Record summary: The part of an RNA shown here (large-subunit ribosomal RNA, domain IV) has 354 nucleotides and comes from a Candidatus Auribacterota bacterium. Its Rfam family is "Bacterial large subunit ribosomal RNA". Its family is annotated with structural constituent of ribosome and ribosome in the Gene Ontology. Its mean pLDDT, the model's own confidence on a scale to 100, is 88.
Context: one part of a larger RNA
RNA sequence: CUUCUGUUAAGGAACUCGGCAAACUAGCCCCGUAACUUCGGGAGAAGGGGUGCCUUUGUUUGUGAUUAAACUUGCUUUAUGAGCAUUCAAAGGCCGCAGUGAAAUGGCCCAGGCGACUGUUUACUAAAAACACAGGACUCUGCUAAAUCGUAAGAUGACGUAUAGGGUCUGACGCCUGCCCGGUGCUGAAAGGUUAAGGGAAGGGGUUAGUCUUCGGACGAAGCUCUGAACCGAAGCCCCAGUAAACGGCGGCCGUAACUAUAACGGUCCUAAGGUAGCGAAAUUCCUUGUCGGGUAAGUUCCGACCUGCACGAAUGGUGUAACGAUCUGGGCACUGUCUCAACAGAAGACUCG
Numbered sequence: 001c002u003u004c005u006g007u008u009a010a011g012g013a014a015c016u017c018g019g020c021a022a023a024c025u026a027g028c029c030c031c032g033u034a035a036c037u038u039c040g041g042g043a044g045a046a047g048g049g050g051u052g053c054c055u056u057u058g059u060u061u062g063u064g065a066u067u068a069a070a071c072u073u074g075c076u077u078u079a080u081g082a083g084c085a086u087u088c089a090a091a092g093g094c095c096g097c098a099g100u101g102a103a104a105u106g107g108c109c110c111a112g113g114c115g116a117c118u119g120u121u122u123a124c125u126a127a128a129a130a131c132a133c134a135g136g137a138c139u140c141u142g143c144u145a146a147a148u149c150g151u152a153a154g155a156u157g158a159c160g161u162a163u164a165g166g167g168u169c170u171g172a173c174g175c176c177u178g179c180c181c182g183g184u185g186c187u188g189a190a191a192g193g194u195u196a197a198g199g200g201a202a203g204g205g206g207u208u209a210g211u212c213u214u215c216g217g218a219c220g221a222a223g224c225u226c227u228g229a230a231c232c233g234a235a236g237c238c239c240c241a242g243u244a245a246a247c248g249g250c251g252g253c254c255g256u257a258a259c260u261a262u263a264a265c266g267g268u269c270c271u272a273a274g275g276u277a278g279c280g281a282a283a284u285u286c287c288u289u290g291u292c293g294g295g296u297a298a299g300u301u302c303c304g305a306c307c308u309g310c311a312c313g314a315a316u317g318g319u320g321u322a323a324c325g326a327u328c329u330g331g332g333c334a335c336u337g338u339c340u341c342a343a344c345a346g347a348a349g350a351c352u353c354g
Base pairs, nucleotide, nucleotide: 001349002348003347004346005345006344007343008342010340011339014338019335027051028050029049030048031047036041038172052094053093054092055091056090057089058088061085062084063083067079068078069077070076071074095099107333108332109331110330111329112328113327114325115324119131120130135170136169137168138167139166140165141164147156148155149154173320174319175318176317178250179249180248183247184246185243186242187241188240192238193237194236198232199231203227204226205225206224207223210219211218212217251269252268253267254266255265278312279309290306291305292304293303294302
């Protein structure tokens, strides 16, 4: 010097990103216990007091020595309650710095964000605000169900039957969940337009018996063969409706009130409709350390407001919320070697010799 451990004057978070780490607290009994609350909780809230040993007295419980009585004379019953053990209480006394004397053994409070909760997760850098969850909603499915696996047989669903089963979203509970169906999707409707295979067969081409011939060739039935226009052809798409707890979306400019400022009001353009309630510098605010208030001597964080929301907003849920959390943020009490600022001690190394 390193690691581990113990103690420390005065101060007590001045350390630090941050009280990280350490310390404080601690068992049991008694007293006492706030806001808030879903009336269950919060709560071991917080905050106090006691705690050992000896003696005496009383007391609780267990055991039942002894003695007596009764008769039904029995391994009987009833009464008594010595001694021992044990519980609690009171009084008196004793010792130490200290009595849950060691060990094991909660630090506490206030405020806020997120998630209701218990749970689950990146086996080996993330335990969380992520996942799940009970509850809510939409949608599909009438049973040979939908959905899923399989080429199939078949199986799961389910030996279930819409209070059931599958899918998707949201996520306890309270109060709520606004407007838009133009686009995309889904559902429905079927009048019209478009539309495949297929059907259909008018027509056309090839070949040649034959006919004609200027002997070069031309025409050409049937059959075979290559094609083939109209016309008839479904769903789908176009078209028409419905549907947003389907995917999603939810404006701009100008003017106006008897100080000023602002604009309840008016005009105009555009849109499918122009963001309602609630919340708001927020896990969302760029400008920004916004402004005001609180807390501090001093506060880019924190809390309460304001609203100018770059770029919140209602089941991609909005906003509250008791309880809960090895969650995140800010503050306080207690406590401490975290620090001012270091010191000492112990153990094992390091170092020297071997």